[in-house]
RNA sequence: CCUGCCGUAGCUCAGUUGGUUAGAGCGCCUGACUGUGGAUCAGGAGGCCAUAGGUUCGAAUCCCAUCGGCAGGACCA
Numbered sequence: 001c002c003u004g005c006c007g008u009a010g011c012u013c014a015g016u017u018g019g020u021u022a023g024a025g026c027g028c029c030u031g032a033c034u035g036u037g038g039a040u041c042a043g044g045a046g047g048c049c050a051u052a053g054g055u056u057c058g059a060a061u062c063c064c065a066u067c068g069g070c071a072g073g074a075c076c077a
């Protein structure tokens, strides 16, 4: 430098021909329970869907560019 894949909650990941409002588990907070804690149960907070444009009535999803990660390849020594 080239090609491919990936980027969604603090972490690990879903999201199915583009379609009201983006989800799960763990973690975190509050409450119940308990002598206290853990476990269990109930509730809650937490998201610019990497960034910025474009297409569309409508984009996490399609297109372009950029940034970052992974894998492979090429080149120089």
Stems, first nucleotide, its partner, number of pairs: 001073007010026004019057001028044005050066002053063002

Record summary:
The prediction has a mean pLDDT of 81. The RNA shown here (transfer RNA) has 77 nucleotides and comes from a Chitinophagales bacterium. Rfam family: tRNA.